The prediction has a mean pLDDT of 79. This is a predicted structure of a 75-nucleotide RNA (Fluoride riboswitch aptamer (crcB RNA motif)) from a Hyphomicrobiales bacterium. Lineage of the source: Bacteria > Pseudomonadati > Pseudomonadota > Alphaproteobacteria > Hyphomicrobiales. It was read from a public genome assembly, where an Rfam model found it.
RNA sequence: CAAUCACACGGCAAUGGAUUCUGCCGCGUCGCAAAGACGGAACUGCUCUUUUGAGCUGAUGACUCCUACUUGGCG
Numbered sequence: 001c002a003a004u005c006a007c008a009c010g011g012c013a014a015u016g017g018a019u020u021c022u023g024c025c026g027c028g029u030c031g032c033a034a035a036g037a038c039g040g041a042a043c044u045g046c047u048c049u050u051u052u053g054a055g056c057u058g059a060u061g062a063c064u065c066c067u068a069c070u071u072g073g074c075g
Stems, first nucleotide, its partner, number of pairs: 009026005016066003020062002027039004045056004
């Protein structure tokens, strides 16, 4: 100096929030530095169709709870 692994931290996992757990990503440039700016990674559901278009499931990545929506019953 580089790579890998582990821990910590940040971000992400097709519609909102939270706990716990799991998985994935975590770099580059400018800047004396800090700050900041720009870009990048993980991510952005499924089926049919050349495309247009048509159809389908789910507020979870997983568990639980809350909220929104929907159906039924009771008051």